This is a predicted structure of a 1460-nucleotide RNA (small-subunit ribosomal RNA) from a bacterium. The coordinates come from a structure-prediction model, not an experiment, and the mean pLDDT is 83.
[in-house]
RNA sequence: AACUUAGAGUUUGAUCCUAGCUCAGGGUGAACGCUGGCGGCGUGGAUGAGGCAUGCAAGUCGAAUGGGUUUAGACCCAUGGCAGACGAGGUAGGAACACGUAGGUACAAACCCCAAAGUCAGGGAUAAUCUGUCGAAAGGCAGGAUAAUACUUGAUAGUCUCUUCGGAGUAAAGAUUUAUCGCUUUGGGAUUGGCCUGCGUUCUAUCAGCUAGUUGGUACGGUAACGGCGUACCAAGGCUACGACGGAUAGGGGAGGUGAGAGCCUGACCCCCACCGAUGGAACUGCGACACGGUCCAUACUCCUACGGGAGGCCGCAGUCGAGAAUCUUCCGCAAUGGACGAAAGUCUGACGGAGCGACGCCGCGUGGUGGAUGAAGCCCUUAGGGGCGUAAACACCUUUUAUGGAGGAGGAAUUUUAUUGACGUUACUCCAUGAAUAAGGGGCUCCCAAUUCUGUGCCAGCAGGAGCGGUAAUACAGAAGCCUCAAGCGUUACCCGGAUUCACUGGGCGUAAAGGGUUCGUAGGCGGUUAUAUUAGUCGGGUGUUAAAUCCUGGGGCUCAACCUCAGGCUCGCAUUCGAAACGGUAUAACUAGAAGAAGUGAGAGGUAAACAGAACUCAUGGUGUAGGGGUGAAAUCCGUUGAUAUCAUGGGGAAUACCAAAUGCGAAGGCAGUUUACUGGCACUUUCUUGACGCUGAGGAACGAAAGCUAGGGUAGCGAACGGGAUUAGAUACCCCGGUAGUCCUAGCCCUAAACGCUGUCCGCUGGUUUUUGGAAGAAUCGACCCUUUCAGAGACGAAGCUAACGCAUUAAGCGGACCGCCUGGGUAGUACGAGCGCAAGCUUAAAACUCAAAGGAAUAGACGGGGGCUCGCACAAGCGGUGGAGCGCGUGGCUUAAUUCGUCGCUAAGCGAGGAACCUUACCAAGGCUAGAUAUCCUACUGCACGCUUCGGGAAACCGAAGAAGCCUUCGAGGGUGUAGGACAGGUGAUGCAUGGCCGUCGUCAGUUCGUGGCUUGAGCUGUUCCCUUAAGUGGGGAAACGAACGCAACCCUCGUUGCCUGUUACAAGUGUCAGGCGAGACUGCUCCCUCACGGGAGAGGAAGGUGAGGAUGACGCCAGGUCAGCAUGUCCCUUGAUGCCUUGGGCUGCACACACGCUACAAUGGUACGCACAACGGGACGCAAUACUGUAAAGUGGAGCAAAUCCUUAUAAAACGUGCCUCAGUUCGGAUUGUGGGCUGCAACUCGCCCACAUGAAGUCGGAAUCGCUAGUAAUCGCGGAUCAGCACGCCGCGGUGAAUACGUUCCCGAGCCUUGUACUCACCGCCCGUCAAGUCAGGGGAGUCGGGAGUGCCCGAAGUUCGUGUUUAUCACGACCUACGGUAAGCUCGAUAACAAGGACUAAGUCGUAACAAGGCACGGCUAGCGGAAGCUGGUCGUGGAUUAAUUCCAAUUG
Repeated sequence: AACUUAGAGUUUGAUCCUAGCUCAGGGUGAACGCUGGCGGCGUGGAUGAGGCAUGCAAGUCGAAUGGGUUUAGACCCAUGGCAGACGAGGUAGGAACACGUAGGUACAAACCCCAAAGUCAGGGAUAAUCUGUCGAAAGGCAGGAUAAUACUUGAUAGUCUCUUCGGAGUAAAGAUUUAUCGCUUUGGGAUUGGCCUGCGUUCUAUCAGCUAGUUGGUACGGUAACGGCGUACCAAGGCUACGACGGAUAGGGGAGGUGAGAGCCUGACCCCCACCGAUGGAACUGCGACACGGUCCAUACUCCUACGGGAGGCCGCAGUCGAGAAUCUUCCGCAAUGGACGAAAGUCUGACGGAGCGACGCCGCGUGGUGGAUGAAGCCCUUAGGGGCGUAAACACCUUUUAUGGAGGAGGAAUUUUAUUGACGUUACUCCAUGAAUAAGGGGCUCCCAAUUCUGUGCCAGCAGGAGCGGUAAUACAGAAGCCUCAAGCGUUACCCGGAUUCACUGGGCGUAAAGGGUUCGUAGGCGGUUAUAUUAGUCGGGUGUUAAAUCCUGGGGCUCAACCUCAGGCUCGCAUUCGAAACGGUAUAACUAGAAGAAGUGAGAGGUAAACAGAACUCAUGGUGUAGGGGUGAAAUCCGUUGAUAUCAUGGGGAAUACCAAAUGCGAAGGCAGUUUACUGGCACUUUCUUGACGCUGAGGAACGAAAGCUAGGGUAGCGAACGGGAUUAGAUACCCCGGUAGUCCUAGCCCUAAACGCUGUCCGCUGGUUUUUGGAAGAAUCGACCCUUUCAGAGACGAAGCUAACGCAUUAAGCGGACCGCCUGGGUAGUACGAGCGCAAGCUUAAAACUCAAAGGAAUAGACGGGGGCUCGCACAAGCGGUGGAGCGCGUGGCUUAAUUCGUCGCUAAGCGAGGAACCUUACCAAGGCUAGAUAUCCUACUGCACGCUUCGGGAAACCGAAGAAGCCUUCGAGGGUGUAGGACAGGUGAUGCAUGGCCGUCGUCAGUUCGUGGCUUGAGCUGUUCCCUUAAGUGGGGAAACGAACGCAACCCUCGUUGCCUGUUACAAGUGUCAGGCGAGACUGCUCCCUCACGGGAGAGGAAGGUGAGGAUGACGCCAGGUCAGCAUGUCCCUUGAUGCCUUGGGCUGCACACACGCUACAAUGGUACGCACAACGGGACGCAAUACUGUAAAGUGGAGCAAAUCCUUAUAAAACGUGCCUCAGUUCGGAUUGUGGGCUGCAACUCGCCCACAUGAAGUCGGAAUCGCUAGUAAUCGCGGAUCAGCACGCCGCGGUGAAUACGUUCCCGAGCCUUGUACUCACCGCCCGUCAAGUCAGGGGAGUCGGGAGUGCCCGAAGUUCGUGUUUAUCACGACCUACGGUAAGCUCGAUAACAAGGACUAAGUCGUAACAAGGCACGGCUAGCGGAAGCUGGUCGUGGAUUAAUUCCAAUUG
């Protein structure tokens, strides 16, 4: 200087918060699925450090030497030198000075460089070779000859080593024709290595103590070198909570991925370091190894064998098998770079340079470009008009990257100058030719998340990352079309980082969501008042060194660009060293008093321990009085009592607990502490210019204390009281209630150590408005003194400002603002469980997981709903009354049963005399049988017909229908048109399904008074306010007040009927006038007037009035609720049937069927009656296919007949009935009751058998007022009496209306039911018909225990002891033999640890509709919960103690507001 931080879905009816899960991004040595044109650059055995066939990967030197062979060049064997310890590979082991970084030195070094000096004189062997010989082979043995830069002796010694400082000891190699190359010694350099040290370096404490060469010293040995490196002796040390020891895992770093960063994860390719080379051990050679392609031994494995014996080590390059989801060619070349040897030429080099294979990754390019609308065909969709694929294609013109063919053609290649030398490579690159020619797919489309339609399917098949889709209209499954996105790739899976501030250093929390330890004391540790001086391992600044290269960043450069390569600069936290600063921190010293402690003087207290004493109550015993009950409960019973209880009096004994005071009080660290007194004792507060002088705070481990229950031993035991026994309750009742009652509760001593051990709030310090009450102390003022008052210190409460909080709430006693330290949390369940460990007599406590499973589990608040919560209010809701139903017979409807069919719908209130306001046929939808098939009905087209359809007759038939015959016969402009029929085609038809696809209509809460909106205000928000509150009303009616002000749908009013009355009109009534009556327009009632209460609204009483406080009745039904009812009234989407029909027609049957059950009615059971006679008074209505009078006939139903009337006129209509008057009946199955049955009639109708109504005569059933239960009604009402109408040919006990007669009662709101408002609790919201717990039964899964069985790992004791080094002994002196120490492998014994498996038993989790109960959520019907103990099928119950995270009510007290 620049760059840099994104969220979303999912808990709820909705909201805010907490919290987890999931997604979008980037990455990989990847794998899998579908697909696949080219090039460049990279990259490729991650698993079994499993086994390996074959070839190659380390040789070179004749200028060190001997020999053999050849014509020669040259080649071969051997001795010798150098190299083989590099390079290449792998990551097994190792938690370590292995690595990284910064330092150190008791050390070494072949090859290389510089310098100096030297290089003299001898000796004896030996290989190859030759001869002989053993063996299958590998490989040897004996004898003879020979060389060297091989081996060896002597001399010299500057230097070097040792030294008793006299001295002693130690080197060399030559080759050659000249140059020169070597060799020996010493010093220095370069570079490489050895060793040592500080710091850093994974998880685990459910690993807490480890260590015997261990720690140090002395001596000796050993090494290149220091050192317990080794040995002997001596001492007893060393390490550890800053994590020793043990266990698990792991090569380390540069770096890589991700991320804003801090971090987190990783350690492929490339570079540095370490370690390994089949497994284990060992040394030799050498400068260097304890040696990948060297040696020896052991072990396992493989191979050869003549069975005697031998050989081998791909974790080098290729390649093969195996295992695995998975990883390449048995390629070319030493041309380049580098390495070994050589003087060099050169040789060797699977290092390396290249090519091949794999979309494994990154980068680049292409699959064509322009024009082209009858918007072709085809496909898809459609509202049938059209739209989409789509300029896309076809077609025309153009281009040639790429591909193919041809021609040309590099750089990489220099030294010494010429010459020679290219694997790649007929390469890259350039030019020409041909021809759009050779080249596109994957995933997705409900939301997150870009992109949608149709069809199929029907909780099936399936999808799914999460939420979630699919049960007949699926944008979510499958297919198709279209669209979106990336692209030679695209998706999926696995893993890492991110998002996740979800371990929070940056950057979180703990009252109620997960989370404060039960409390105190106190160790380590952390932190620490004021002043001064000195110092500087913290801190800050500068310099120097280092922090390899590559990587990364910035700027250049080179491949056409890019990837890639390359140059320069930057970066490189860190460490070391040096110089400086002194504010802060540390250290040292000196001082201070504000922290802390002490002293003096007062004071309060249920603080603790021990002892003594007191009164009330209870119980027991004895005695007195006294008699039949007592006790207990919702009600009872068990129980006690005539052997005298209960009650009462007296006396005595006993144990436990302390009324009033008492309180929101006090004290204590917490648990906790209460009669009085005494003794001992801890802490606290206040006051005081006193003393010390930072002595402080916190506190991991640790120690002490720690309710109740429980345990051990010994006492004690009045009451209470787990367990237990009995009685009740109940379906049961292992409970709640009752009668008893043991442990226990009490004391002493000792354990246990947990609680809702709570303020669910750690301790300490400082700061930040108030009001008020109370406890203790002090001061002031006042007073005689006290009280009161003011101020102040220390506690304990209430309410509230700012602030905080998700909200609730907290608020100087903070949950506010800051500081110090400790404890704790990280989704729910599993689980405070298992295993392990510690403690305990036991019960158990402390510490404390995982597999598996779910997508939530939670907190606070909101609106509802609900409560066997509360308050207020209303309703024929109860109560007070009257009459019924439930019993009988009958009618009618329903269920059930039956049936060929008994068509269908409706099912608590809100189905059941309902659809149906009228099933003999029809209706009719059902059944049987017979028929029809473009149809009984509608529209259109084509062809034919052309005389309409039709009618009559005959035959079959139950009819429908089929067949046959016959007669008459439209219009016309003669083209045709309308219409008919036939045939064909579009179509009709369906009371078939779905009321859970719908419209419309209706029921219900309920004629209940509610339901909302706009603007404003409050709240993070859902929401609230308004609509709550007070008074009032039938009313959310009105008024008052009020962060609300207004408004809408409901209420009321407007409409209709009735009641009083004025005016107008007048068919009719009426003899007329008059006016009943009918219609129209008006008046009247409004709390208007008087009195009382009231702020007002309004309420109570009264007057007047036909009517009085809504005058009575009707119509009118808010937002909504019940997936309420209806597809069969109608309409309608979709589905289904359509010639043996689910369509249509017809006949007959059925809907009326009858062991039974229910609903609604009628008639009764009689005397308030029945019957006979007499006699009075209505209203609403209806009438032409009709109502029908007078008259006549019939006992009657009815018939004959037909006046009158389209109706205020006529008819129905009449005596309306009950009522009233008189007679009889006299309490009975009757002169009650009328069912049932018989006979004979009447009427309607085509037809009364199934199956109509009526009349007459006869018959004369049940029934004597109805169990549990239940219904209606508050006035012209109930009750009772008759009348009319719709439907209708006929059929009414039903329905809808009409009038007549005409009551009783309401104290009141406790209770039942329903409703409204406010409030409260809630784990309910499908909303209590809710939610939900545990056992048992079935299935699946994972983990723990488990008699045992099997295997792995690390060690220990003992036995054996290869090779080998070292030491010793021996001789035939050798590459010898034997012995000793150490040791690998092996064996054996007892344990430790990890894993596999297992009969069996226990718990956990999960699984639409299993069993038993009902524990919890409301006061959940016994408030719930914590700890503890006992008991019980199970939830659970009971006892003791504790909490409120309990509702309701009352009292007291405190606080707030208002008034006095």